[in-house]
Context: one part of a larger RNA
RNA sequence: GGAUGAACGCUGGCGGUAUGCUUAACACAUGCAAGUCGAACGAUUUCUAUCGAGCUUGCUCGGUAGAAAUAGUGGCGGACGGGUGAGUAACGCGUAAGAAUCUACCCUUAGGCGGGGGAUAACAACUGGAAACGGUUGCUAAUACCCCAUAAGCUGAUGAGUAAAAGAAUUUUUCACCUAGGGAUGAGCUUGCGUCUGAUUAGCUUGUUGGUGGGGUAAUGGCUUACCAAGGCAACGAUCAGUAGCUGGUUUGAGAGGAUGAUCAGCCACACUGGGACUGAGAUACGGCCCAGACUCCUACGGGAGGCAGCAGUGGGGAAUUUUCCGCAAUGGGCGAAAGCCUGACGGAGCAAUACCGCGUGGAGGAUGAAGGCCUUUGGGUUGUAAUCUCCUUUUCUCAAGGAAGAAACUAUGACGGUAUUUGAGGAAUAAGCACCGGCUAACUCCGUGCCAGCAGCCGCGGUAAUACGGAGGGUGCAAGCGUUAUCC
Numbered sequence: 001g002g003a004u005g006a007a008c009g010c011u012g013g014c015g016g017u018a019u020g021c022u023u024a025a026c027a028c029a030u031g032c033a034a035g036u037c038g039a040a041c042g043a044u045u046u047c048u049a050u051c052g053a054g055c056u057u058g059c060u061c062g063g064u065a066g067a068a069a070u071a072g073u074g075g076c077g078g079a080c081g082g083g084u085g086a087g088u089a090a091c092g093c094g095u096a097a098g099a100a101u102c103u104a105c106c107c108u109u110a111g112g113c114g115g116g117g118g119a120u121a122a123c124a125a126c127u128g129g130a131a132a133c134g135g136u137u138g139c140u141a142a143u144a145c146c147c148c149a150u151a152a153g154c155u156g157a158u159g160a161g162u163a164a165a166a167g168a169a170u171u172u173u174u175c176a177c178c179u180a181g182g183g184a185u186g187a188g189c190u191u192g193c194g195u196c197u198g199a200u201u202a203g204c205u206u207g208u209u210g211g212u213g214g215g216g217u218a219a220u221g222g223c224u225u226a227c228c229a230a231g232g233c234a235a236c237g238a239u240c241a242g243u244a245g246c247u248g249g250u251u252u253g254a255g256a257g258g259a260u261g262a263u264c265a266g267c268c269a270c271a272c273u274g275g276g277a278c279u280g281a282g283a284u285a286c287g288g289c290c291c292a293g294a295c296u297c298c299u300a301c302g303g304g305a306g307g308c309a310g311c312a313g314u315g316g317g318g319a320a321u322u323u324u325c326c327g328c329a330a331u332g333g334g335c336g337a338a339a340g341c342c343u344g345a346c347g348g349a350g351c352a353a354u355a356c357c358g359c360g361u362g363g364a365g366g367a368u369g370a371a372g373g374c375c376u377u378u379g380g381g382u383u384g385u386a387a388u389c390u391c392c393u394u395u396u397c398u399c400a401a402g403g404a405a406g407a408a409a410c411u412a413u414g415a416c417g418g419u420a421u422u423u424g425a426g427g428a429a430u431a432a433g434c435a436c437c438g439g440c441u442a443a444c445u446c447c448g449u450g451c452c453a454g455c456a457g458c459c460g461c462g463g464u465a466a467u468a469c470g471g472a473g474g475g476u477g478c479a480a481g482c483g484u485u486a487u488c489c
Base pairs, nucleotide, nucleotide: 001489002488003487004486006485007484008483009482010481013359014358015357016356017355018354019352020351021317026315027314028313030312031311032310035076036075037074040073041072043070044069045068046067047066048065049064050063051062052061053060054059055058083270084269085268092195093194094193095192096191097190098189101187102186106183107182108181109180110179111178112177114148115147116146117145123138124137125136126135127134128133153162154161155160167175168174169173196242197241198240203233204232205231208230209229210228211227212226213225214224215223245267246266247265248264249260250259251258252257272293273292274291275290276289295306296305297304298303323349325348326347327346331345332343333342334341335340362392363391364390365389372383373382374381375380397426398425399424400423401422402421406416433478434477435476436475437474438459439458440457444473445472446471447470448469454461455460
């Protein structure tokens, strides 16, 4: 000198764009953050129209048609999106390759969609419990479940064995369903190379290293197990210990290199702590399940409920980090045939000079060089064209009037927002500070103090004439900032 997710002190006009718990992966009140489909299914409720019956003459029952709503069964999605960096020195990441794999939805090719069956929730009755939540009996549907048939597939040397389906609607047709092949996408696995510090850590290892058989996986493999062999790694640093998410990047530097890994993007890991599996195409399953633990809450003491490292917000810690805001209008996602619903993703607004960029705080003229201040050799010098004053301008500001683009997709649809912006009116009006002035280092005098009070980045200053302390006048630098502190180059 440059840089920062900065903080502190003094000061503070506006706009745009970014950024905002670096500390306690500490504990969390409250609300919201993942639902959707009635065009899969039975059922229930409400309303409308119409027909019939009863009569109490405007309501009660029943039928038909239509509309709306939904607890439950079922499907798809809750494995994405969002958060955090605790752990991890590792095929975790980066890069380059590889073979023994899977892949819902999507695209494409070929073929199929035949016959039958038994349940069960909802519901009803009875019943347990304070609650959470249940139990027994009975009834019922399906794109839920099961059986048979068929078979390009799979297993198998052959013989042989074995595996499927579902319908719905507005019935023109469309969307679903099953099998097999291919693609795309995503994911799992293996390997070469690279990836911090310590030798005041020198030996480490028994499923350990390899083989065979069995098991297991979507798949290779000591992944696991039995047997056999005794190997495997290490001074080119094994093992152990400490520290740490990795990268694209960021920052500095002429570069080489050093430091760093906030925001954004890719990968990984985690979800109160530890363990486990289930479901599923896919699971570290944040807002799923089970067990154990710590903590908090409810309780009728028998038993239950919870997990903000989602968005806001609270306490705590800290030098320090924002609103319990608006909207699904856009982009994207889930479901749905669609209308649409959901979406704290996202789009926006709010707060903060936290950073960068831009603009302003007026312009021109003007010498009685006014007054006042300060200095003075008392002549004057300086503040200083600075002010007053004259003539202008209106960026900003205030008020008034108009007023978007962003909407794709015929009509309609904008949170932002009466915002940006345009026009008009008013009036210099609403807007300057901070640090420094001994040398380094741009900028000097007076007063006070008297090794005191104090200053200080280094050298150093202060003990009676201090350009170095404190104040004043003047000056220098930067400027809505200026200084200080911390860290990196």
A computed fold for a 489-nucleotide part of an RNA from Eutreptiella eupharyngea, annotated as small-subunit ribosomal RNA, 5' domain. The RNAcentral record of the full RNA draws on SILVA.